SAM riboswitch aptamer (S box leader) from Anaerobacillus alkaliphilus, 106 nucleotides, folded computationally. The prediction has a mean pLDDT of 84. Rfam family: SAM riboswitch aptamer (S box leader). Its family is annotated with regulation of gene expression in the Gene Ontology. The RNAcentral record of the sequence draws on Rfam.

[in-house]
RNA sequence: UUCUUAUCGAGAGAGAUGGAGGGAAGUGGCCCUGUGAAGUCUCAGCAACCAGCCGUUUGGUCAGGUGCUAAAUCCAUCAAGUGAUUUUUAGCUUGGAAGAUGAGAA
Numbered sequence: 001u002u003c004u005u006a007u008c009g010a011g012a013g014a015g016a017u018g019g020a021g022g023g024a025a026g027u028g029g030c031c032c033u034g035u036g037a038a039g040u041c042u043c044a045g046c047a048a049c050c051a052g053c054c055g056u057u058u059g060g061u062c063a064g065g066u067g068c069u070a071a072a073u074c075c076a077u078c079a080a081g082u083g084a085u086u087u088u089u090a091g092c093u094u095g096g097a098a099g100a101u102g103a104g105a106a
Base pairs, nucleotide, nucleotide: 001106002105003104004103005102006101007100008099013043014042015041016040017039021032022031023030026077027076028075029074044069045068046067049065050064052061053060054059073098078095079094080093081092082091
């Protein structure tokens, strides 16, 4: 990197450094940010995917390996359904796509 699979409306931030962006890409919204963005480091926290331990199953426990710590994966985007009188459309529902993370495989 690719494939398979599970999950994604829960949860959890301070300091140092840095110095203008950030919220995955495009577009449209909306938001965070000099009362200091991204990145990096330290410490802290959250979480049960894997591992360990316990259990007859559902499961319980545990922070060792990952992961995570603004907002639903911030929202929409594609399709179907529904739809405030009307082709249109806001909104709503479901599914998909894309993405993230874990585990397994190549």